[in-house]
RNA sequence: UCCGGUGUCGUCCAAAGGCAGGACUGAGGACUUUGAAUCCUCCAAUCUAGGUUCGAAUCCUAGCGCCGGAA
Repeated sequence: UCCGGUGUCGUCCAAAGGCAGGACUGAGGACUUUGAAUCCUCCAAUCUAGGUUCGAAUCCUAGCGCCGGAA
């Protein structure tokens, strides 16, 4: 330099054009003599910039990061 893949809560994983959700972690509460376990509630994210569309995490373009391959 070229080609391919990939990018979503702090972490892991869904959502295959129509309310961004689950688990773990964290915060608060219930239970308990205390703690653990269990249960309830809450916080928290779509890599960036454009485009298509009534509507984009999803489709298209460019860029950036990471992984792999070629030279």